[in-house]
Molecule: small-subunit ribosomal RNA
Organism: uncultured bacterium
RNA sequence: AUUGAACGCUGGCGGCAUGCCUUACACAUGCAAGUCGAACGUGAAAGCGGGGCAACCCGCAAGUAGAGUGGCGGACGGGUGAGUAAUACAUCGGAACGUGUCCAGUAAUGGGGGAUAACCUAGCGAAAGUUAGGCUAAUACCGCAUACGAUCUGCGGAUGAAAGCGGGGGAUGCAGCACUAAAGGUUUUUGGCGAAGGCGGUCAAAAAAUUAGGAUGGUCAAGAGCUUUUAGUGCUGCACCUCGCGUUAUUGGAGCGGCUGAUGUCUGAUUAGCUAGUUGGUGAGGUAAAGGCUUACCAAGGCGACGAUCAGUAGCUGGUCUGAGAGGACGGCCAGCCACACUGGGACUGAGACACGGCCCAGACUCCUACGGGAGGCAGCAGUGGGGAAUUUUGGACAAUGGGGGCAACCCUGAUCCAGCCAUGUCGCGUGAGUGAAGAAGGCCUUCGGGUUGUAAAGCUCUUUCAGCCGGAACGAAACGGUGGAUGUUAACACCAUCCAUUACUGACGGUACCGGAAGAAGAAGCACCGGCUAACUACGUGCCAGCAGCCGCGGUAAUACGUAGGGUGCGAGCGUUAAUCGGAAUUACUGGGCGUAAAGCGUGCGCAGGCGGUGGCUCCAGUCAGGUGUGAAAUCCCAGGCUUAACCUGGGAAUUGCAUUUGAAACUAGGCCGCUAGAGUUUGGCAGAGGGGGGUGGAAUUCCACGUGUAGCAGCGAAAUGCGUAGAGAUGUGGAGGAACACCGAUGGCGAAGGCAGCCCCCUGGGCUAAAACUGACGCUCAUGCACGAAAGCGUGGGGAGCAAACAGGAUUAGAUACCCUGGUAGUCCACGCCCUAAACCAUGUCAACUAGUUGUCGGGAGAGCAAUCUCUUGGUAACGCAGCUAACGCGUGAAGUUGACCGCCUGGGGAGUACGGUCGCAAGAUUAAAACUCAAAGGAAUUGACGGGGACCCGCACAAGCGGUGGAUUAUGUGGAUUAAUUCGAUGCAACGCGAAAAACCUUACCUACCCUUGACAUGUACCGAACCCCGAUGAGAGUCGGGGGUGCCCGAAAGGGAGCGGUAACACAGGUGCUGCAUGGCUGUCGUCAGCUCGUGUCGUGAGAUGUUGGGUUAAGUCCCGCAACGAGCGCAACCCUUGUCAUUAAUUGCCAUCAUUCAGUUGGGCACUUUAAUGAGACUGCCGGUGACAAACCGGAGGAAGGUGGGGAUGACGUCAAGUCCUCAUGGCCUUUAUGGGUAGGGCCUCACACGUAAUACAAUGGCCGGUACAGAGGGUUGCCAACCCGCAAGGGGGAGCCAAUCCCAGAAAGCCGGUCGUAGUCCGGAUUGUUCUCUGCAACUCGAGAGCAUGAAGUCGGAAUCGCUAGUAAUCGCGGAUCAGCAUGUCGCGGUGAAUACGUUCCCGGGUCUUGUACACACCGCCCGUCACACCAUGGGAGUGGGUUUCACCAGAAGCAGAUAGCUCAACCGCAAGGGGGGCGUCUACCACGGUGAGAUUCAUGACUGGGGUG
Repeated sequence: AUUGAACGCUGGCGGCAUGCCUUACACAUGCAAGUCGAACGUGAAAGCGGGGCAACCCGCAAGUAGAGUGGCGGACGGGUGAGUAAUACAUCGGAACGUGUCCAGUAAUGGGGGAUAACCUAGCGAAAGUUAGGCUAAUACCGCAUACGAUCUGCGGAUGAAAGCGGGGGAUGCAGCACUAAAGGUUUUUGGCGAAGGCGGUCAAAAAAUUAGGAUGGUCAAGAGCUUUUAGUGCUGCACCUCGCGUUAUUGGAGCGGCUGAUGUCUGAUUAGCUAGUUGGUGAGGUAAAGGCUUACCAAGGCGACGAUCAGUAGCUGGUCUGAGAGGACGGCCAGCCACACUGGGACUGAGACACGGCCCAGACUCCUACGGGAGGCAGCAGUGGGGAAUUUUGGACAAUGGGGGCAACCCUGAUCCAGCCAUGUCGCGUGAGUGAAGAAGGCCUUCGGGUUGUAAAGCUCUUUCAGCCGGAACGAAACGGUGGAUGUUAACACCAUCCAUUACUGACGGUACCGGAAGAAGAAGCACCGGCUAACUACGUGCCAGCAGCCGCGGUAAUACGUAGGGUGCGAGCGUUAAUCGGAAUUACUGGGCGUAAAGCGUGCGCAGGCGGUGGCUCCAGUCAGGUGUGAAAUCCCAGGCUUAACCUGGGAAUUGCAUUUGAAACUAGGCCGCUAGAGUUUGGCAGAGGGGGGUGGAAUUCCACGUGUAGCAGCGAAAUGCGUAGAGAUGUGGAGGAACACCGAUGGCGAAGGCAGCCCCCUGGGCUAAAACUGACGCUCAUGCACGAAAGCGUGGGGAGCAAACAGGAUUAGAUACCCUGGUAGUCCACGCCCUAAACCAUGUCAACUAGUUGUCGGGAGAGCAAUCUCUUGGUAACGCAGCUAACGCGUGAAGUUGACCGCCUGGGGAGUACGGUCGCAAGAUUAAAACUCAAAGGAAUUGACGGGGACCCGCACAAGCGGUGGAUUAUGUGGAUUAAUUCGAUGCAACGCGAAAAACCUUACCUACCCUUGACAUGUACCGAACCCCGAUGAGAGUCGGGGGUGCCCGAAAGGGAGCGGUAACACAGGUGCUGCAUGGCUGUCGUCAGCUCGUGUCGUGAGAUGUUGGGUUAAGUCCCGCAACGAGCGCAACCCUUGUCAUUAAUUGCCAUCAUUCAGUUGGGCACUUUAAUGAGACUGCCGGUGACAAACCGGAGGAAGGUGGGGAUGACGUCAAGUCCUCAUGGCCUUUAUGGGUAGGGCCUCACACGUAAUACAAUGGCCGGUACAGAGGGUUGCCAACCCGCAAGGGGGAGCCAAUCCCAGAAAGCCGGUCGUAGUCCGGAUUGUUCUCUGCAACUCGAGAGCAUGAAGUCGGAAUCGCUAGUAAUCGCGGAUCAGCAUGUCGCGGUGAAUACGUUCCCGGGUCUUGUACACACCGCCCGUCACACCAUGGGAGUGGGUUUCACCAGAAGCAGAUAGCUCAACCGCAAGGGGGGCGUCUACCACGGUGAGAUUCAUGACUGGGGUG
C1' cells in the first nucleotide's frame, strides 16, 4: 500500500459497487422452458348469453382451449470449481470434417398405401401406472414415379426425395346449400262421420334417457312438411389464377462446432528408468473427419538427466494487488474457454448431448406404501438445517434489453431490470459561520506567583446544505397496431412486403430522481494513540501484584510504558485489532550478493556430455538488426463527453513489450570451404631432484641368546613403590640371532596432482626445466554424472614381531584418580594380497589465461663480462618485505585476497543436525546423499578499552624472609553471635563489624517492657479573654497529679482613663510532636583501596569507527620525580614544597622560671643578676650546595668533607579521578510515606547487667631477668573554685576530722614506677598466681536488692608458657615501667596523651598477600566470587524406532458381470414391399457371445493415524 474479510467500540445522509472464501454437506415449500389450432383428429372443464322455480337444457367464439398426435425449442440462458499438470488453457499455425435455424443460387413439390394415440368398452393395481378389444387424422409412418445438381463406379452403369398450410381473386367449369316458379310422388296435422278420451277398476317404488322389434284402421276437405326433375337467383367449397409461409434435393456463404501441430504453463530426484496397442508398417473395420481409434499379421521400436515415469498441489486466461522497474503473490466480482450436475457406468433421440430442472442400470441417502411395490436429486432464484470468525428477501415486473415458440396478436422467461438487508468497500456532503477576554465558572496541574482547557463556552449577529414537513413532478417509450399515401408483386385498384406522414395504447422502479416553499442552530462524533522506532506529558492509584507488549522492553513505593483523570497527537462516520499478500529485503542478488578468518573451494587429478574458445578470406542467413502485413476479443489504462462534483457511465484513442508471415542487411555469433602461426603439441641436445615400482646390500643402536670376568645391587622417581637380582642381575668382554628405522649432511633446501617421499647400489618408469632449430596447424580451457589415486586408525587372509605401544595388570599421586608419573604388556606398528575412503586431507585461499611499481635471500638452467673472485642480463620454482589497488578490519599485494575473462563446486540466522527416515556403497566399523517438527533473538567475524590469568618482564610495601614480643590453652573484664525474656531498645557484620556509636546504663540517661495518667499537648507561632510574676501551707496518691487555703504586687508610656512589653492561666482552631519507615530517594560527614602514583583535558595527527597518540621507549626516583628521545605541543587535579611539632644556633624579653659570679639562708629562702637552663616570639640553618667516582658532556646514583642535622632529618596535618547502591534518616539537615485521646507527652517500677554455648579484643598470670620486706634516686605532660586540697590529728586500711594555700611556670593533685642497695624465698601449684566465696567496714549518691567502687580479715580456683592457625613491630622503634587527662556525684583492665629504661634483625625478592607500569591470551564486561560443560532428579513439548492395529490411494492376477451398444441366432412373432397362394425380403421379442460399472479374493507399493515399551532432542 492492499482485501469478497472477521472481531471490538461507535454510528447522520446519499450515489455506485460487492456480499457462503468453510461441508461439490443434506434439503421442506414456491417458482426457474415452453410454445404453435396458419400441421392433425378432437372438443373435457371453465367463461358468456338464453330458457326454466330448480335440477337441468339449448346456444355462442369462422371454436377460448385441457389432454393427445405432430413441429420447433428443452445442447441456449443460469450455477459451481469437485476433478484435471494436459484429452485443459494462452498465443500462433494447419487440413482430413460436420452444420438445424439464417443468406444467395439451381431444380422440384407427381401418385398411392397401411397404421396409431386421443376417444370408447372391459380389466388389474393402494398408488405410480398398465393390459386387452374397437374407431380415427395428419406437415406422424412406408412404398411407387421422376432426378438439374448429388453419391458410388469395373466408366458399361447403379443408387437416392418430398407435405402441405394459409391469404386474395371471381373470367371459366364442377359440386353443395338456400330461395322462387312449375310438374309429380309421399308423409303428416286440423275439422266432420266413426272411434277415442273422460269416469271407475287392476298392475307397476318414482323419474329420465337410449336401442331394437311389433301395433297405431277407413274416408272427405283444407293446410303443412318431405322428396324428384327442370329453370333462375344467391351463398359456400373445389378446380383455376396469384401471393405468402413451408417441404425435398443440391451448390456456395456466414456464424458455430469437431480434429490436429508448435511454443509456454507449480513443487519434489529421499520418484531414474517407463512402455506390449506399446512405436511403426500392410490389409480390413469404424467415424462427420486424419489417426492404433479398433482388429489380424509383420518389424522392434518409442519416451527419458533439455527430467520420462511416479507422487503432491491446482480449473486456465484477459487481468487484480504490490513494486521505480525487473519481479513476487493471487485468479472473488466482470469477460473468454474448460469441466461437472447425488456417486459410478451406459447409450437413445437429435443439426448439435453421452444431456443440471431427459432416459436405463448399479450404489448410498431421503420420502410414500394397503408391504406387493413406487417416488426423488437447489453446484438455477429465494429460503431451511448443519458447518463456521463470517456472507442478504421464501420481494416486484416482463416497462426496458435479450432469449424460445408463433404469420401475428400474444404466451413463457428467478436471464434480466428494479426494489429490500449489511458502514463490506469506494466516492461525495453534513454535524454550522462571524464576532466575542471579565481570559467567567468548573476540571486538571502548580514552585501557590500562576499555568492550562481557551475564543473554547456563554452572550451578540447571521446562514439553512442534509434529515424532518408541505406542494409540483420527470427522462427511461420506441416499435408492433389503426388511418392515409407511394413503390414492388400481380390479370387485379385484393392480399402481402417495404418506406413516408399521421394517430391511439404500453412504466415494475415510483409519486422515486429533480424543482419550489415555510420553520428553526434547530436532529447529527467517535475511535486509537501519547518510553524509543513514531506526531503527541502531567497528576493520582498500584507496588515484579494487577497488568502492558509489533521489536527493544515496562512494573519490586516518587511508573511520561500498567489503571484512571486532565491535557495533547493522528484519522474521522468511522477508528482500532486480528488474519493474509507485496514492499522495505541487494535477506535467492536477471536487473542486483557472496565463499582466507563472518555461512560457503569438492582431499587431489584425469576426463565423456555440456559451456566457452586464436587469426585472414570466401560463402550462407539459423541467431541478430531494420521495414511492411496479420493477429494480439471486449473490459482494465489515457483523453473527451454525460450525471450539480466525484466515484460511476458512454464514445474515441493509445498500449497490449508477444507470436506468425514477408521483404531486406551481413558487422558480430553459429554452419560450410580454403588458409596462417602468436595458443597447444612433436622431434633434437643438455640439466636438477627423498618423484614412483622392484631387487640387492651396509653400518650404528636397542633387545634377546651363549660363554668368560665379577659382586650386590640394578632400574625408576618430585619422592617412592611395583619390577629385575645371590638360581649371580646390573657392569664389562667375545661370539651369535632377529626385526625395525636410517644419526651427521639437513636447510624458509629439492621432487610430486594431492596424500606424501630420506642409508647406499642396480633394473624398470612418470613428470618438470632449459637452449636452439625444424615440424603439425586451434589439435585448446573448464568439467555435472563417471573413473583413478587418497595420511593415520580400522577390517579380512597369510607371514613377521627387535623396539615402541591402545586395551589390560600392578605400583604411586589423589578426597577419589577407570588420568597425567613409574614397572610390565596384547592387538597394532612391518611385509604380501584384498577392503575401508575419512582428517585442522589447511595456504582454512578451485582450475586456466592476460595485464598491473619495486627490493632482498635461496634452488635449477642459459647468455655475456672478467685471469679469477665475482658481476650483469634472462628464464622456471621457493621464501621475506613493500607502492598502487583491494579488504569490515586483520591483512593480501606479479606465486594477489589487485584489474578482467572462461568453466566448475559451494553458501543463505543459531540450535535441532551433518542427526532421523529412505536410497547407494561396505565383511563390519561406518561412509555418502540428506530433512522436518520444535525452540531462541540471537549465534558469528575483526578490532577497541578495561578486568582477569596457578602468562611474561620490571618495581614497591613489616608482603615474605631474618628477628623480638604476643594471640589461639587458664581466670577475669568487655563487645558480639546465639539462646532466653514482658522487655533483654536501636544501629555497626570479611579486610574496612565485634573495649565499635557509648569521652562513663543504680534513678536520670533510655529510645525498650509493665502499670497509672494527659490530649492545642513537655516545646514554637498566630487569635480572644483573665491575671503581674512569684512564694508559703494542708489533704490524698507509688508518683505524675488532683483538691483546697494564705500572702503578694513590680517595669515602660500617660495628667488620668487606659495602653504596651514580659510571664502565668483559660478556650477554640490552624498546628505542634514522632530515636516511626525508607542511607536502595538525598545533603553533609566518614571508612576503604591508599599517601598507592596515578587520573584527565585543549589543539594537532592517525584510524570508517570504538579509540589511539600525548601518558609508550632508554635511564632515574619515594613519586607521571627528573633527564634524553619521539607526531606531538601544551595544560589541569594529584606527588613534592608551602603549615604545625621536634632536633642546633642566634636576637629580643625575664615572672611565678633559672643561679655562674657577689652576699645570705635549714631551703634560690632573701638581696642581686638574666650569663646558663627554661619559657615564647622572630630569625638562621640543609640546597645534592662542595669534592671524587659512575653515568650519555643529562637526570641521577655511590662515597667523602664540613655540619646539631645529609640526601623528602624524625613525627603530624594534608587523601587526585574514582570504586564498594560501603556506613550513618538514632548527631544534624531533608523529599516521600505513616501516626495524631497516639508510633506524641508525663510518672513509678523493671529491662539494656539474663546464660548449656561460640567468637573477637584486652587485663592478670603461670614465676628466681622473679615474689615479698626494708632503704634510696631520677620525669614529662596535664588538671583544679559545685574544684584541687597542704601541714597536723584519728583509724591496720579504705577513709574521717581539719582547714593553710591556689582562679595556678607561684598552691594542690603528686608518693613516679621499673631502677639501685640490702635481706629472704630455692623450683614447690610454691612466700608463684590471684579468681571465687564468707564476713566486717568506708565513700559517693534521694536511693548501691536486681546493679557501684574501695578497705580489712579469712578463703586460695584455673593456670607449670599454650594444637591447627594467626597478629604487631625496622630505632628512641619493639618490649617493659609507671604518670596524667576527658567522660564523671560515684565507677576505667577501655580510650586519648606523657615521659623512664631500652633491644634484636633485614642474606635477599624464589615463594604467600596487596599494589604500580609495559606486554600477551581471553568465549570475561555484574568484569575469575566471571563465564561455562556433561550426567543424574522433576515437569512439559515436539519427534525417531517399535510386536503390531485401523484407514486412504494405487498396481498386478483371478472371479463376477447390471444396463447398454455391437455381433450371432435353428426359439416365438409381425400392418405397409414382392408374390394369386405357399412363402420371400425385412423387422421385433427372446437366447447366446465379446466389451464393461458396482462388487469379491489374493499378493504388493505408497501414505496417514494410532501403539505397551524405548532412543536421543528442546524448554524450565